[in-house]
Context: one part of a larger RNA
This record gives sequence, C1' cells and structure tokens, in this order.
RNA sequence: GGACGAACGCUGGCGGCGUGCUUAACACAUGCAAGUCGAACGGUGACCCAUCUUCGGAUGGUGAUCAGUGGCGAACGGGUGAGUAACACGUGGGCAACCUGCCCCUAGCUCUGGGAUAACUCCUCGAAAGAGGUGCUAAUACCGGAUAUCACCUCCCUGGACAUCCAGGGUGGUUGAAAGUAUUUCGGCUAGGGAUGGGCCCGCGGCCUAUCAGCUUGUUGGUGGGGUAAUGGCCUACCAAGGCGACGACGGGUAGCCGGCCUGAGAGGGCGACCGGCCACACUGGGACUGAGACACGGCCCAGACUCCUACGGGAGGCAGCAGUGGGGAAUAUUGCGCAAUGGGCGAAAGCCUGACGCAGCAACGCCGCGUGAGGGAUGACGGCCUUCGGGUUGUGAACCCCUUUUCAGCAGGGACGAAGCGAAAGUGACUGUACCUGCAGAAGAAGCGCCGGCUAACUACGUGCCAGCAGCCGCGGUAAUACGUAGGGCGCAAGCGUUGUCC
Repeated sequence: GGACGAACGCUGGCGGCGUGCUUAACACAUGCAAGUCGAACGGUGACCCAUCUUCGGAUGGUGAUCAGUGGCGAACGGGUGAGUAACACGUGGGCAACCUGCCCCUAGCUCUGGGAUAACUCCUCGAAAGAGGUGCUAAUACCGGAUAUCACCUCCCUGGACAUCCAGGGUGGUUGAAAGUAUUUCGGCUAGGGAUGGGCCCGCGGCCUAUCAGCUUGUUGGUGGGGUAAUGGCCUACCAAGGCGACGACGGGUAGCCGGCCUGAGAGGGCGACCGGCCACACUGGGACUGAGACACGGCCCAGACUCCUACGGGAGGCAGCAGUGGGGAAUAUUGCGCAAUGGGCGAAAGCCUGACGCAGCAACGCCGCGUGAGGGAUGACGGCCUUCGGGUUGUGAACCCCUUUUCAGCAGGGACGAAGCGAAAGUGACUGUACCUGCAGAAGAAGCGCCGGCUAACUACGUGCCAGCAGCCGCGGUAAUACGUAGGGCGCAAGCGUUGUCC
C1' cells in the first nucleotide's frame, strides 16, 4: 500500500447492486416450510336442476366438501461444517464386475378367474395418545391359471477378446399384463436401445509434528460358502504366514475438499464467507423397513440426555428449513408480501402446494454513482487569531448582486416493462401508483473525521511544568514544548474518517 462476512469511536443527505451469527453442531415458545390426483376406487353428500307430492318430503341428475383404500412425490429443493488426513475431494482413466422411477425410440402383448380389507355399522378398553373385536363393500390394492421372445441351468454351432469371458443362433425345466374413459386420449406389461442420474476400482496431487519408530490377527494371501445391482477379507469356516514402514508406517494435533477469493511484477504466500460442483451430518449413538433411489432433516424402531402433558397406568417432541426467542459474544436483520415471473411435485387439464424463488423491510457492512449550489463580488467590513503595533491572516471566504432548479430530497399530474402463458370470455403483477415522464416553489433540506517533531503533506499563541499527559518506531514533557491540553491557522480524505484485529 492492498484486502475484509468485520467490530469499536466520532459523524451521517440520496440512489443502484451486493452482503449480513465468523462465537454455543447451545436450548428452543409460536406460525409456516410437501403435497397432489374424483379421468384408479367404494363411501359422505352442501348448493342447484328435473319429476312426483299427503306440502313433512321422496326419486333421479350434477356435484362443492370430508376422511379412507390406491398411485406418484416425499431420496429433489432448503440448512449446516460437527465429524472426516479418507479414493472424502481434484484430475486422468477403468468396469468383459454394475443399477437407473419419471422421459425418448423400436418390437410385441394387454387372455381368464378368485378371495379379502380400510372407509362405514355395532360393541369394548383408555384421562389421553390410541387400541381391540363383530358385520358389509370397491378398485389401476392383493392372489391363482394360460400364453411368451426373455432370465437361470444343460448341450451344439459361429464370431471376437486384456485371463476369469463377451456377442449372435438353435434344443429341454421355473417367472409376467390392470383397468378407467370411450370420439380422440391418458394408461399397463415384456424385451432391446438411448438419455439422465448414480455405484465400485485404480494412477497422480494437495496440512503440521520424529520431543510419535516401529505398526498390524480379518491382519496379508489362498480355497469353499454367504451377501450385494456389482468386484472385493465385505462377511464366515479352514489353510498358509504374511502385509506396511525414514520415499515417514503407526500415533498425536489441526482441517470439510475444489472451482475460486485476497495479495504479489512474477514465483509464491494466505484463505475456502457470498455464487457453483462434490462430500458429510440432521438432539446423541445404533438399526433396519419401504422403495428405482434412503439406512431417510420436517419417516419408523431401540437405547441415552433433555423438555412437555398426565387421571401416575402411560404418552408427546427434535428450527444445522424461513421468520422469531433466550443464551454466548466485540458482533450479524422482519415472527413481512406474493406464487405475477423462473423452477419443482401431483394432475389429461383447470388448478392445488411450494419460507425454493421473486420482492419488500432493517444495517454506511461493502462497492459504485450523485448531491450539499454556480458566476460575480475588496472598503480586503465586523468578529477571531497573531503582531516588531506598522500591520498580517482567516479571505472571495461572508455580506451583497445575479443565475439555475438540472441532479437528490419535497408537492401535484400522468404512469410502465417484466405476460410468455392460462382462460370460452371477462380477466390475470407480489414488487407498485414503484421505476420513469411532465409541472411547481425556493439556495432553499444536506459535512464531517483524522492529522500538523522526523518517517509524513501541514505552525503559531496561550495553559501546564518529568505533573497532567502523548506515543506506530525514534522518542516528547523537569518555565519560552511546532511532540501534552485549548485556540487560531493549515494539511489529508470525504458521507465518511480514524482505531483495532487478520492476511499478503
């Protein structure tokens, strides 16, 4: 000198764009953050319409709503950085050792039966959370049969390959379809391919410590078996005795990694906040279930700590989602608006949901831009300060004259883009009466902070008298202090200026 997610002191006009718990991965009141589909299914059935009516109502249609069965989603999106020195990450490869819902392409199929069950009714237990039993019912829920390229196993043939093998064709045993609407459509199943997303393995690379020198028994390898989508000591039984290490094993400390960011001429050094990619975690520890995908933040089970309810028998909970509260701290915001846009889930669609997101609020926290007026004006006024008492300086600064309201703020009028889409049409913007445009009035509403001994730009007076104090280093202060305090003057930067902390 530069930089910062900064803080502190003094000061503070406006706008745009960003950024905002670095500390206690401390505990959390309250609200919201994941639902949707009636074009899968049986019920419930408001309103309305039609018919009948003994005027009470009944039947039929449409169908808002409600919970349930079922499907898809809930594994995305959002948060955090605790753990992790590791194939976690980066980069380059490999899988002839793998999976992939929804989406796209190609080919074929979608036949025939059955038994339940929730909702509902009735009963029972319980303070509650909830639980049990009886009876009834539907399906794109569940189960059986038929058909079948295919999968597994046996045999044969052809071609290929890095070794275990791969691809194609043929012969014998087990496995699969679901309907709703019907005018189109949307679907379901099988096989092959694609796309996307993942899983596994390997080479290389990136912290400190030797005041850590030896470490290791599933350890290292083999065989058989199990397990997985899949290789593998991943797991297990047996066998062998191996494997790693001064090219730093093992141990200890620290730490999420990267694209990048800061600095620097570069080499390098430091950092990993915002944004993007990957990983890990979700009160702490463990476990599996469902599923294409989880060992699952707002799912389940067990244990623990903590909090809450209780009729004492038993139950409920998990903000490192968005706001917000207490606490910690030098320190970090609103319990806001909206789904209008972008994106996501469901749905044929309308649409519903969406604290993702779009916006607004707060904070000079940062960067950038603008303003606080422009021109003239000497008797060099008054006042202040200094003085050699002549004067000098503040100082064109003010007053005063004239100009401009352009920009910001104020008032009034007008007033968007973002809208593509959706809807039969009407219509549909949170931001927002915002940006912007026009007009109006009046210089009107808008300057501070640090420093002035040298480094380092800027000097005098008074007060004080090694006192009070200053200080980044050198050092100032003990009676004329340009170094302390005040004043005048000056220098520097400016809505900021200084100080502190950290890095280069």
Molecule: small-subunit ribosomal RNA, 5' domain
Organism: metagenome